RNA sequence: AAGGAUAUAACUCAGCGAUAGAGUGCCAUCCUGACAUGGUGGAAGUCAUCAGUUCGAGCCUGAUUAUCCCUA
Numbered sequence: 001a002a003g004g005a006u007a008u009a010a011c012u013c014a015g016c017g018a019u020a021g022a023g024u025g026c027c028a029u030c031c032u033g034a035c036a037u038g039g040u041g042g043a044a045g046u047c048a049u050c051a052g053u054u055c056g057a058g059c060c061u062g063a064u065u066a067u068c069c070c071u072a
Stems, first nucleotide, its partner, number of pairs: 001071001003069005010024004026042005048064005
């Protein structure tokens, strides 16, 4: 320098253009003499950034940024 992949909650990841979710973790509460396990409830997201397409975008298109892979 050319090509490809990934980017969604604190972490690991889902998410066929039409309500943003799960597990772990965190907080409260129940349970216990206390802890652990377990039950119930809750908080936590600018869907990497900026544009475009669309009635409607996490999803489609383009550019940029970061990380990784490959070729030279």